[in-house]
Molecule: FMN riboswitch aptamer (RFN element)
Organism: Lactobacillus sp.
RNA sequence: CGGUUUCUUCGGGGCAGGGUGCAAUUCCUUACCGACGGUGACAAUUAAUAAUUGAAGUCCGUGACCCGCGUUUUGCGGUGGAACUAGUGAGAGUCUAGUACCGACAGUUAUAGUCUGGAUGGGAGAAGAACAAA
Numbered sequence: 001c002g003g004u005u006u007c008u009u010c011g012g013g014g015c016a017g018g019g020u021g022c023a024a025u026u027c028c029u030u031a032c033c034g035a036c037g038g039u040g041a042c043a044a045u046u047a048a049u050a051a052u053u054g055a056a057g058u059c060c061g062u063g064a065c066c067c068g069c070g071u072u073u074u075g076c077g078g079u080g081g082a083a084c085u086a087g088u089g090a091g092a093g094u095c096u097a098g099u100a101c102c103g104a105c106a107g108u109u110a111u112a113g114u115c116u117g118g119a120u121g122g123g124a125g126a127a128g129a130a131c132a133a134a
Stems, first nucleotide, its partner, number of pairs: 003131001005130006017029003031114002033103002035062004042054005057101002066078004083099005105117003
């Protein structure tokens, strides 16, 4: 540098407390959570001027749900949420500080990111093995 192959394993977190009410983990208040790859002015470590590891919910993309087509189990297309301000600095979309914001579908004694269900499912992808090639 490197594969139109096969197989194995892994692969998502979260309403405590209070209020109203016949009834709410669904409303109000408050609390809590953040999938995967990339990037990364940060951080840590070391045999130290280089290397390794970690680092974004709201920057670039992907996945799940949903819709259409095709198919009969594999795919193609579409849809697809959210960030500002200040500081530092040569430079901030990632650092520091502050304040915000976002979250499929179906169900429910009452409206759900957090409960129940499709789901012992699917899955971006991660690790490894075999074979092939260099």